This is a predicted structure of a 401-nucleotide RNA (Bacterial RNase P class A) from a Rhodospirillaceae bacterium.
RNA sequence: CCAGAUGGUCGGAUGACCGCUGUUUUGACCCCUCAAAAGGUUGAGAGAGAGGAAAGUCCGGGCUCCAGACGAAAGAGUGCCGGAUAACGUCCGGCGAAGGUGACUUCAGGGAAAGUGCCACAGAAAACAAACCGCCAGCCUCGCAAGAGUAAGGUAAGGGUGAAAAGGUGCGGUAAGAGCGCACCGCGUCUUUGGUAACAAAGAUGGCAGGGCAAACCCCACUCGGAGCAAGACCGCAUAGGAACCGCCUGUUCGCUUUCGAGCGAACGCCGUUUCGUCACGGCUGUGCAGGUUCGGGUUGGUCGCUCGAGGCGCUUGGCAACAAGCGUCCUAGAUGAAUGGUCAUCCAUCGUGUGCUUUGCGCGCGAGGACAAAAUCCGGCUUACAGACCAUCUGGGGCU
Numbered sequence: 001c002c003a004g005a006u007g008g009u010c011g012g013a014u015g016a017c018c019g020c021u022g023u024u025u026u027g028a029c030c031c032c033u034c035a036a037a038a039g040g041u042u043g044a045g046a047g048a049g050a051g052g053a054a055a056g057u058c059c060g061g062g063c064u065c066c067a068g069a070c071g072a073a074a075g076a077g078u079g080c081c082g083g084a085u086a087a088c089g090u091c092c093g094g095c096g097a098a099g100g101u102g103a104c105u106u107c108a109g110g111g112a113a114a115g116u117g118c119c120a121c122a123g124a125a126a127a128c129a130a131a132c133c134g135c136c137a138g139c140c141u142c143g144c145a146a147g148a149g150u151a152a153g154g155u156a157a158g159g160g161u162g163a164a165a166a167g168g169u170g171c172g173g174u175a176a177g178a179g180c181g182c183a184c185c186g187c188g189u190c191u192u193u194g195g196u197a198a199c200a201a202a203g204a205u206g207g208c209a210g211g212g213c214a215a216a217c218c219c220c221a222c223u224c225g226g227a228g229c230a231a232g233a234c235c236g237c238a239u240a241g242g243a244a245c246c247g248c249c250u251g252u253u254c255g256c257u258u259u260c261g262a263g264c265g266a267a268c269g270c271c272g273u274u275u276c277g278u279c280a281c282g283g284c285u286g287u288g289c290a291g292g293u294u295c296g297g298g299u300u301g302g303u304c305g306c307u308c309g310a311g312g313c314g315c316u317u318g319g320c321a322a323c324a325a326g327c328g329u330c331c332u333a334g335a336u337g338a339a340u341g342g343u344c345a346u347c348c349a350u351c352g353u354g355u356g357c358u359u360u361g362c363g364c365g366c367g368a369g370g371a372c373a374a375a376a377u378c379c380g381g382c383u384u385a386c387a388g389a390c391c392a393u394c395u396g397g398g399g400c401u
Base pairs, nucleotide, nucleotide: 001397002396003395004394005393006392007391008390009389010388012347013346014345015344016343017342018341020049021048023046024045025044026043027042028041029040030039051372055383056382058381059380060379061378062377063228064227065226066225068279069278070277071276072275075224076223077222078221079220080094081093082092083091084090095109096107097106098105099104110219111218115217116216117213118212119211132159133158134155135154136153140149141148142147167185168184169183170182171181172180186208187206188205189204190203191202192201193200194199232304233303234302235301242295243294244293245292246291247289248288251268252267253266254265255264256263257262269284270283271282272281273280311330312329313328314327315326316325317324318323348370350368351367352366353365354364355363356362357361
């Protein structure tokens, strides 16, 4: 100097004038009242007012309301080990695998010896495997002979097809071959050492279950109530205390009371609370009812929730880190058809063009011009979009000293 990797910051700045919304201090007026407070209008001050993603609505919670308890099934989610966190499918560190010269990146990372299923086309054959070309051998045939062809049989080493073909390389052996035998590698099992562990290394042993796919069904381990600020609470107003249908409809036994008509209570029975079981609660002959379905009517107003938080920033300590603890300091939107804008001037990042100079660059003039994009209950993440500028660390290559 060039190329790359990882992490982080900003994402226009300043000034003037006019305007919008909330909070807070204060004056005046209105309303109400015994008075005050609350409420409304208006004036003067103080200070604040869209994001790193506010987007997606993909996860997790705080908060609110509803849901009877326990167990099982169904359903859903996660999936190597250890940690962080309120929690997570997130993050940090490590292990293993794949990619890359490397810094580093990615992983939907448990199980294929429980079972079922799929692997197009090509190929002989894709799981109870198989023999297209080929190799061996030879009943028999030709031939003087060498040799050529070849039935039954043997073979899976060579070639071909394919993403993948009875583990790979080499040696021996064989009629030709084959883990058939041996050495090394691979795979399974066991032991020892290191490590919290995933796992790694070493040794022994076995010729050894021929592959892939579980983001296929499935098996295993762990976890899991529902709905959501349009949650929910209050005030005010108004209507129809609406109609139809489904479902339940019971008898028996015991006890108490009795005006002898009956009433009350309990158990069993039926129904309701996703399915099943046990318990619990509620309803069960009446002008009925716990529950379910459909139709119809009223309200469409106001206030709260509403922003002080698992909060931000700085320092110290612990930790490889994520992060945690302590101390100090700060308060940084709360709208409700939805506020934060408009104009002017100057400067600047960037681009084009002209020109000057000491020509990798700097100065001056003119013109253009700054991305993705807007809170609506709040927070922690993940994913996606993004013109341009800057910082730090690391890797590879070249040159100089």

Of the family's consensus pairs, 95% are formed in the model.